[in-house]
RNA sequence: GCCGAUGUGGCGGAAUCGGCAGACGCCUCGGACUUAAAAUCCGAUGGGAUGAAAAUCCCGUACCGGUUCAAGUCCGGUCAUCGGCA
Numbered sequence: 001g002c003c004g005a006u007g008u009g010g011c012g013g014a015a016u017c018g019g020c021a022g023a024c025g026c027c028u029c030g031g032a033c034u035u036a037a038a039a040u041c042c043g044a045u046g047g048g049a050u051g052a053a054a055a056u057c058c059c060g061u062a063c064c065g066g067u068u069c070a071a072g073u074c075c076g077g078u079c080a081u082c083g084g085c086a
Base pairs, nucleotide, nucleotide: 001085002084003083004082005081006080007079010026011025012024019069028044029043030042031041032040046059047058048057049056050055062078063077064076065075066074
């Protein structure tokens, strides 16, 4: 230099046909159980703004564009990591 794969919450990792982004697990927090703890069970768990709260709104799939009513997914470019060829 050329070719290919991969990039998604704090972590692992789904969404394989374009249709609620984050299933499921871990971590963490709250609760139940217990004399207490462990184990087990239940609930919550991306970021931000407003609000007393309830709630509402905005942003978010490596980055920048494009297509589309609609993009993690399709197209172009860039970056990073890994693999192959030279």
The RNA shown here (transfer RNA) has 86 nucleotides and comes from a Clostridia bacterium. Rfam family: tRNA. About the family: Transfer RNA (tRNA) molecules are approximately 80 nucleotides in length.